The prediction has a mean pLDDT of 81. Predicted 3D model of a 75-nucleotide RNA (transfer RNA) from Candidatus Harrisonbacteria bacterium RIFCSPLOWO2_01_FULL_40_28. Its Rfam family is "tRNA". By type it is a transfer RNA.

[in-house]
């Protein structure tokens, strides 16, 4: 330098054009003398960034950044 994959909640991930979600974590309440634990309810998002397509974009297209992987080049 080139190819491919990935980037979504604090963490691990789903969602492939039409209201952004799950598990764990967090907060409150209930049960217990208390803890652990269980149940119920709740909070939390610039979908990496910039632009384009579309009535509508996390999703499609182009570019950029970061990470992973393979190849090439130099030594």
């Nucleotide at each position: 330098g080139g190819g491919c994959c990935g980037u979504u909640a604090g963490c691990u991930c789903a969602g492939u054009g039409g209201c952004a979600g799950a598990g764990c974590a967090c907060u409150a309440c209930u049960a217990u003398g208390g803890c652990a634990u269980a149940g119920u309810a709740g909070g939390g998002g610039u979908c990496a960034c910039c632009g384009g397509u579309u009535c509508a974009a996390a999703u499609c297209c182009g570019g950029u950044a970061c990470g992973g992987u393979c190849c090439a080049c130099c030594a």